A computed fold for a 379-nucleotide part of an RNA from Bradyrhizobium sp., annotated as small-subunit ribosomal RNA, central domain.
Context: one part of a larger RNA
RNA sequence: CUGGGCGUAAAGGGUGCGUAGGCGGGUUUUUAAGUCAGGGGUGAAAUCCUGGAGCUCAACUCCAGAACUGCCUUUGAUACUGAAGAUCUUGAGUCCGGGAGAGGUGAGUUUAGCGACUGGGGUGAAGUCUACAAGGAGCGAGGAACUGUUAUUGUUAGGAGAAAUUCGUAGAUAUUCGCAAGAACACCAGUGGCGAAGGCGGCUCACUGGCCCGAUACUGACGCUGAGGCACGAAAGCGUGGGGAGCAAACAGGAUUAGAUACCCUGGUAGUCCACGCCGUAAACGAUGAAUGCCAGCCGUUAGUGGGUUUACUCACUAGUGGCGCAGCUAACGCUUUAAGCAUUCCGCCUGGGGAGUACGGUCGCAAGAUUAAAACUC
Repeated sequence: CUGGGCGUAAAGGGUGCGUAGGCGGGUUUUUAAGUCAGGGGUGAAAUCCUGGAGCUCAACUCCAGAACUGCCUUUGAUACUGAAGAUCUUGAGUCCGGGAGAGGUGAGUUUAGCGACUGGGGUGAAGUCUACAAGGAGCGAGGAACUGUUAUUGUUAGGAGAAAUUCGUAGAUAUUCGCAAGAACACCAGUGGCGAAGGCGGCUCACUGGCCCGAUACUGACGCUGAGGCACGAAAGCGUGGGGAGCAAACAGGAUUAGAUACCCUGGUAGUCCACGCCGUAAACGAUGAAUGCCAGCCGUUAGUGGGUUUACUCACUAGUGGCGCAGCUAACGCUUUAAGCAUUCCGCCUGGGGAGUACGGUCGCAAGAUUAAAACUC
């Protein structure tokens, strides 16, 4: 290399978009490039193979044949592939009517309440009084929790297995009413939803992406995959400027212990948050690449549609999302229409353990480092 593989043994790229390339629906005409058949030429000799022969045998040498699986040319065949033309609607897409949603980005904080004034009604001599209900400038403003702080009450609190460090007569803890600030959104909440993945959850508005269902009007293969490439990509980390309530690497102290650079406790800085820019990695996991078709069923649930019944059930279909399970597959565990089944196409990857995802070199990065990626040696 061929082959065999990739859920857990080595092995699916973190995810998408997409270039080249590879592969690609039905019918029909032409062509004859691939393909197939026949003829011709060439395919040096030696080597290899077969049959003989010669050195006493063998190696070796000689003779003959076959072969040289290839290339060129020519005459045909036309099923398949290609090329060119025509056409079709099932794949794909567009239009139309509905639908669900923590999909994304940005901005802002709803409700309650107070309420000048207007209207009409009542009482009264009158009004600056007033039940009621309608409108309403303006004020005000998301709720809980934590922390800080003004004040109230007046003596211990905190913490733990037990303690201590710690806080407190300069008034703590606890309690109550305010105020401030930052971060996160209880209940709803669900093997529920959305997103390509990472991920997304108070509420409102603006802009915006995708998906599903139903109808079938239109286009007419416009498709699938995708080396390079481009974009996105948790947390941590980095740069500049803000912010900083809680939590909390590092660090300090108190305990525990033989020791305790830990687990526990008291503190506490980066960081966590925001804006802009980098980083580009994760057990980035379903440890399962994408697409298409086919192959028993049963039970849930989400979105929609249609039917039957009669307003709440039931049946069917489509698209998701779960549980079980036949055939089949699997080393087993298990998977099982959401396949790890049966097939096809394209991409990525693996080839004993260690050395090593390391060294060197290249590329990228401010750095941290990332990516690409060996060998000696050893078992």
RNAcentral holds the full RNA, with entries from ENA. Model confidence (mean pLDDT): 81 of 100.